A computed fold for a 73-nucleotide RNA from a bacterium, annotated as transfer RNA.
Rfam family: tRNA. About the family: Transfer RNA (tRNA) molecules are approximately 80 nucleotides in length.
It was read from a public genome assembly.
RNA sequence: GCCGAUGUAGCUCAGCCGGUAGAGCAUCUCAUUCGUAAUGAGCAGGUCGCAGGUUCGAAUCCCGUCAUCGGCU
Numbered sequence: 001g002c003c004g005a006u007g008u009a010g011c012u013c014a015g016c017c018g019g020u021a022g023a024g025c026a027u028c029u030c031a032u033u034c035g036u037a038a039u040g041a042g043c044a045g046g047u048c049g050c051a052g053g054u055u056c057g058a059a060u061c062c063c064g065u066c067a068u069c070g071g072c073u
Base pairs, nucleotide, nucleotide: 001072002071003070004069005068006067007066010025011024012023013022019056028042029041030040031039049065050064052062053061
């Protein structure tokens, strides 16, 4: 230099043919207990790596770019 994969909540990951983003664990609150743990219920937490474009509408499509990993030279 070229090619490919990945980037979404604090962590691990879903998200279909474009229709307004979810799960588990963790944190917090409540219940249960003499108390703790465990268990149950609930809340909060994300401009979907960044920036542009297409579209009525983009995590999803297109272009650029950054980071990590792998391959080729």

Its mean pLDDT, the model's own confidence on a scale to 100, is 81.